[in-house]
Molecule: transfer RNA
Organism: Camelus bactrianus
Formats: sequence, structure tokens, C1' cells
RNA sequence: GAGGGCAUAGCUCAAGUGGUAGAGUGCAUGCCUAGCAUGCGUGAGGUCCUGGGUUCAACUCCCAGUGCCUCCU
Repeated sequence: GAGGGCAUAGCUCAAGUGGUAGAGUGCAUGCCUAGCAUGCGUGAGGUCCUGGGUUCAACUCCCAGUGCCUCCU
């Protein structure tokens, strides 16, 4: 220098072929207990990496950029 892939909740990761995004774990809280742990519920928590474009509407499509992984030279 060229190709491919990834970027989503505090952490680990899904999903959806354009129409208000979820799980596990963690956190808070209720029940349970003499108390704790476990267990069973509830809740909070997201500018879907950044900036543009297309569209009635973009996390999703297009372009550019940033970071990481991989491969070729």
C1' cells in the first nucleotide's frame, strides 16, 4: 500500500432484509429468611462508533472517516 471482517446497555453478545432494540451477567428494589446466600418477580440503564447522503421514515441502504481483528504484498 491492497482485500475481508467487526463497532449495539457497566461487561459478554444477539436480533431485525427500512417503521420506536433484546438476552445473560452486573446494579437498584419487592417477596422469601432470625439473618445471609440461593430462588422467584419488578425496575432503571442505549444519540445502535463519527459525519454526511438517499427516503415520508435510517441502527439497518450508500459515501467518507476513526479504532480493532485478520489476510496479501